[in-house]
RNA sequence: GGUUCCAUAGCUCAGUUGGUUAGCGCGCCUGUCUUGUAAACAGGAGGUCAUGAGUUCGAAUCUCUUUGGAACUA
Numbered sequence: 001g002g003u004u005c006c007a008u009a010g011c012u013c014a015g016u017u018g019g020u021u022a023g024c025g026c027g028c029c030u031g032u033c034u035u036g037u038a039a040a041c042a043g044g045a046g047g048u049c050a051u052g053a054g055u056u057c058g059a060a061u062c063u064c065u066u067u068g069g070a071a072c073u074a
Base pairs, nucleotide, nucleotide: 001073002072003071004070005069006068007067010026011025013023019057028044029043030042031041032040050066052064053063054062
């Protein structure tokens, strides 16, 4: 240099052959319980789905650009 893959909550990940409020677990916050902590139970917050554009009535999902990471190859 070329090819391919990946990027979704603080963390590990799901959700994709476009379809109407984007989720599980762990973590975090509040409350109950406890002498107190943990556990348990109940409730809650947190995401412009890496970036920019395009296609479409509609995009996390399809196409392209950029950025970062990984693998293969010369």
Overview
This is a predicted structure of a 74-nucleotide RNA (transfer RNA) from Octopus sinensis. It matches the Rfam family "tRNA". The family's RNA type in Rfam is transfer RNA. The RNAcentral record of the sequence draws on Ensembl Metazoa and Rfam. Lineage of the source: Eukaryota > Lophotrochozoa > Mollusca > Octopoda > Octopus.